The part of an RNA shown here (large-subunit ribosomal RNA, domain VI) has 251 nucleotides and comes from Bacteroidia bacterium ABH4_016.
[in-house]
Context: one part of a larger RNA
RNA sequence: CGUAAGAAGUUUGAGAGGAUCUGACCUUAGUACGAGAGGACCGGGUUGGACUAACCUCUGGUGUACCGGUUGUGGUGCCAGCUGCACCGCCGGGUAGCUAUGUUAGGAAGAGAUAAGCGCUGAAAGCAUCUAAGCGCGAAACUCACCUCAAGAUGAGACUUCUUUAAAGGGACGUUAGAGACGAUAACGUUGAUAGGCUGCAGGUGUAAAGACAGAAAUGUCAAAGCUGAGCAGUACUAAUUACCCGUAAA
Numbered sequence: 001c002g003u004a005a006g007a008a009g010u011u012u013g014a015g016a017g018g019a020u021c022u023g024a025c026c027u028u029a030g031u032a033c034g035a036g037a038g039g040a041c042c043g044g045g046u047u048g049g050a051c052u053a054a055c056c057u058c059u060g061g062u063g064u065a066c067c068g069g070u071u072g073u074g075g076u077g078c079c080a081g082c083u084g085c086a087c088c089g090c091c092g093g094g095u096a097g098c099u100a101u102g103u104u105a106g107g108a109a110g111a112g113a114u115a116a117g118c119g120c121u122g123a124a125a126g127c128a129u130c131u132a133a134g135c136g137c138g139a140a141a142c143u144c145a146c147c148u149c150a151a152g153a154u155g156a157g158a159c160u161u162c163u164u165u166a167a168a169g170g171g172a173c174g175u176u177a178g179a180g181a182c183g184a185u186a187a188c189g190u191u192g193a194u195a196g197g198c199u200g201c202a203g204g205u206g207u208a209a210a211g212a213c214a215g216a217a218a219u220g221u222c223a224a225a226g227c228u229g230a231g232c233a234g235u236a237c238u239a240a241u242u243a244c245c246c247g248u249a250a251a
Base pairs, nucleotide, nucleotide: 001152005163006162007161008160009159010158011157015149016148017147018146021049022048023047024046025045026044027043033038051106052105053104054103055102059100060099061098062097066093067092068091069090070089071086072085073084074083075082076081110144111143112142117137118136119135120134164249169246170245171244173189174188175187176186177185194239195238196237197235198234199233200232201231203228204227205226211222212221213220214219
């Protein structure tokens, strides 16, 4: 821009893409078959491999504004405490998020029409013949079925609702994240929990400082303490103010 009024939502599916894998074991059954040696089809069950998708409960990784330990050196007048720098100084852990080696799921079953092939009935050709008329079975291939996209499918579809006026609706602006390069998408804007803050709780770290007590002291106890990013709730304390723009039936 189109889909000939403008919108909001829900859809149909022409068409397109994806997936389609496979082993071993148990059983049927040491059965059928076979002199024996050996050893099934068909069917039922279990468990793997590779691949794919989603996710983070578990197991781990990462987690440079979380917690602790610790070395050297500087600063804070000194002690204590705190702090700068040294690869995040080094080391031990680790929330959210992200993640695989972790977890879950998938390729199941079925239908149709068939290939090679196997047949039934059956003439031409009194026989025979799966074929000439007719009928049946038959594969990971084909068409469905499973998953995803999909009406620019210009053949532009359908349904529901709203608006007939500065309308419905949209944008912009602001607070943002289940979204994200930017657009976009999604949530919210005081009739408000959208983000921050605060409070509480999970989770992490591992028992803060000061003081008191015990001890000669190191140290221990009061003390699961103190601190704490992203998590889950609650709470208008702060910021989402007012205003603005587009939008209305052609020939």

The RNAcentral record of the full RNA draws on ENA. Rfam family: Bacterial large subunit ribosomal RNA.